[in-house]
Context: one part of a larger RNA
RNA sequence: CUGGGCGUAAAGCGUACGUAGGCGGAAUGGAAAGUCAGAAGUGAAAGCCCAGGGCUUAACCUUGGAACUGCUUUUGAAACUUCUAUUCUAGAGUUCGGGAGAGGAUAGCGGAAUUUCCAGUGUAGAGGUGAAAUUCGCAGAUAUUGGAAGGAACACCGGUGGCGAAGGCGGCUAUCUGGACCGAUACUGACGCUGAGGUACGACAGCGUGGGGAGCAAACAGGAUUAGAUACCCUGGUAGUCCACGCCGUAAACGAUGUGUGCUAGCUGUUGGGCAGUAUUCUGUUCAGUGGCGCAGCUAACGCAUUAAGCACACCGCCUGGGGAGUACGGUCGCAAGAUUCAAACUC
Repeated sequence: CUGGGCGUAAAGCGUACGUAGGCGGAAUGGAAAGUCAGAAGUGAAAGCCCAGGGCUUAACCUUGGAACUGCUUUUGAAACUUCUAUUCUAGAGUUCGGGAGAGGAUAGCGGAAUUUCCAGUGUAGAGGUGAAAUUCGCAGAUAUUGGAAGGAACACCGGUGGCGAAGGCGGCUAUCUGGACCGAUACUGACGCUGAGGUACGACAGCGUGGGGAGCAAACAGGAUUAGAUACCCUGGUAGUCCACGCCGUAAACGAUGUGUGCUAGCUGUUGGGCAGUAUUCUGUUCAGUGGCGCAGCUAACGCAUUAAGCACACCGCCUGGGGAGUACGGUCGCAAGAUUCAAACUC
């Protein structure tokens, strides 16, 4: 390489959009590039293979055949692929009518709580812990009542509930806005699937500039613990956490399971729609999601099992013993941190 694989053994890009490319529904006619059949030419000789012959045999030599799986020309075939013309509606999309939703963005508003400040009451403790101490407090703390300020997060509802491509999204209201679902049948007529490069989005932490800063809290300081304690526990506490704009581009970015389509027993919960029935409750059924269990089948087993890891097809990505190493060097990107691409020697 071929092959075999990718939930957990090595292996699915974090996610989407999309260029090239690959692949692509049904009917009819045509073309004949692929395809198939016939014929002709060529495919040097030697060698290989088969059957003979010649050296006493063999190696060796020699005759004939086969083969040379290929290429070219030509005559045909038209099922399949392709191209072309016309048409179709089952894929895809548009339209109309509905209801659901923490989907996104911006602005405003709300209450509980923490903290600080002011004022009142009030007096000696309060905090904290396994026990303590650091710490706060007679300059009046803790507790309690009233008021003010400010920031951040939204209890209950809340749910293997919902929405989103993923990251993710949760107080209320308004405005703008994306997507999905159900039903109707009117329209377009294959407009589709995947997607190397590419582009966009992408938690936390981190970075730049300017704000903000209540609580929490890396670093740091102190108190404890301990043989030590650069920790776990405690008292403090700065970056940060928050906002705006710009970067970074990584995660056990996980369902450790790429996307799309079709097919293959069921039972049971739940979310959003539709239909029917004796329907305020309920039952049956049908779409679309989301869970549990389970047959066939698959799997090394665990398990998966109509939300497949079953049976198939299309396309992409990735793997090929452990360490060295996701490292070095080089390239690209970045302000930096670093990211990405990615070896070898050597060694077992």
Predicted 3D model of a 348-nucleotide part of an RNA (small-subunit ribosomal RNA, central domain) from an uncultured organism. RNAcentral holds the full RNA, with entries from ENA, Greengenes and SILVA.